A computed fold for a 101-nucleotide RNA from Turicibacter sp. H121, annotated as SAM riboswitch aptamer (S box leader). NCBI's taxonomy places the organism under Bacteria, Bacillota, Erysipelotrichia, Erysipelotrichales, Turicibacter. The sequence is in RNAcentral, with records from Rfam and Ribocentre. RNAcentral records the identical sequence in 2 taxa. Model confidence (mean pLDDT): 79 of 100.

[in-house]
RNA sequence: CUCUUAUCACGAGAGGCGGAGGGACAGGCCCAAUGAUGCCCGGCAACCAAUCAGUCAUGAUACGGUGCCAAUUCCUGCAGACAUUGUCUGAAAGAUAAGGG
Numbered sequence: 001c002u003c004u005u006a007u008c009a010c011g012a013g014a015g016g017c018g019g020a021g022g023g024a025c026a027g028g029c030c031c032a033a034u035g036a037u038g039c040c041c042g043g044c045a046a047c048c049a050a051u052c053a054g055u056c057a058u059g060a061u062a063c064g065g066u067g068c069c070a071a072u073u074c075c076u077g078c079a080g081a082c083a084u085u086g087u088c089u090g091a092a093a094g095a096u097a098a099g100g101g
Base pairs, nucleotide, nucleotide: 001101002100003099004098005097006096007095008094013041015040016039017038021031022030023029025077026076027075028074042069043068044067046066047065048064050061051060052059053058073093078090079089080088081087082086
């Protein structure tokens, strides 16, 4: 980098550093010097691992490997149904984990 599978409506600080943009992309709509993105500390608990219980499914623990900590993956982006410009469903795309190449 790519393929497969699973999940994505819950949860996560009045802290420190630092300074201008950011929310994947496009259109919106938002966040931001009452300091963003990012990093540290702290926290959450999704997957894998570990330990204990259990026939299994699974549950608990939180010391590990990643991950995550504004807004449903912020909404829509293609299709369908209902309908009257909206609601719902399924994809696409994206993110995360595990396994394979």